[in-house]
C1' cells in the first nucleotide's frame, strides 16, 4: 500500500431500526456480623468522533481515529 474485523458502566458482556440501554464482576453505602470474610439489599456508572438515511440509529450508510488479522 490493498483488504477484513472490531470499538457499549472501571473490567467483561448483551441489545428484530420502536429501551428507562439489561446482566456478571470490581468498587461505593446499607443490613447482617463482636470484628472480617460470606450473605442480603440500595443507589451510581456506558454506545469512539463528525456527517448521512429514516417518524424513529447502540442497530443501516460514509468519513476520521484507535487497536487486531491477511497480503504484498
Nucleotide at each position: 500500500g490493498u483488504c477484513c474485523c472490531c470499538a457499549u458502566c472501571g473490567u467483561c458482556u448483551a441489545a428484530u431500526g420502536g429501551c428507562c440501554a439489561g446482566g456478571a464482576c470490581a468498587a461505593c453505602a446499607g443490613c447482617c456480623u463482636u470484628u472480617c470474610g460470606a450473605g442480603c439489599u440500595g443507589a451510581c456508572a456506558a454506545u469512539g468522533c463528525g456527517g448521512g438515511u429514516u417518524c424513529g440509529a447502540u442497530u443501516c450508510c460514509c468519513g476520521c481515529u484507535g487497536g487486531g488479522g491477511a497480503c504484498a
The RNA shown here (transfer RNA) has 72 nucleotides and comes from a Candidatus Omnitrophota bacterium.
It matches the Rfam family "tRNA". The family's RNA type in Rfam is transfer RNA. Rfam links the family to the GO term triplet codon-amino acid adaptor activity.
The coordinates come from a structure-prediction model, not an experiment, and the mean pLDDT is 81.